[in-house]
RNA sequence: GCCUCUAUAGUUCAACGGAUAGAACGUGGGUUUCCUAAACCUAAAAUCUGAGUUCGAUUCUCAGUGGAGGUA
Numbered sequence: 001g002c003c004u005c006u007a008u009a010g011u012u013c014a015a016c017g018g019a020u021a022g023a024a025c026g027u028g029g030g031u032u033u034c035c036u037a038a039a040c041c042u043a044a045a046a047u048c049u050g051a052g053u054u055c056g057a058u059u060c061u062c063a064g065u066g067g068a069g070g071u072a
C1' cells in the first nucleotide's frame, strides 16, 4: 500500500429501519449500622466524524478517523 472485521454510558455487552437507546458491574445521594461492608431505594451517564438513502437511521450506503487481524 491492498483486503477483512470493528467503533453504543466509566467498563462489559444488548437494541426487525419506528421503544423515553436498555441491562449488569461501577459512580453520586439516601435508608439501615457504633463504623465499614452487605442489602434495599434513588439519581446521573452513551450511539466515532461528515455526507447520502428513507416519512423515519444505533441499524442500510459512501468517505474519513481510531483500533484489531491478514497479505507482499
Base pairs, nucleotide, nucleotide: 001071002070003069004068005067006066007065010025011024012023013022018055027043028042029041030040031039048064049063050062051061052060
Molecule: transfer RNA
Organism: Muribaculaceae bacterium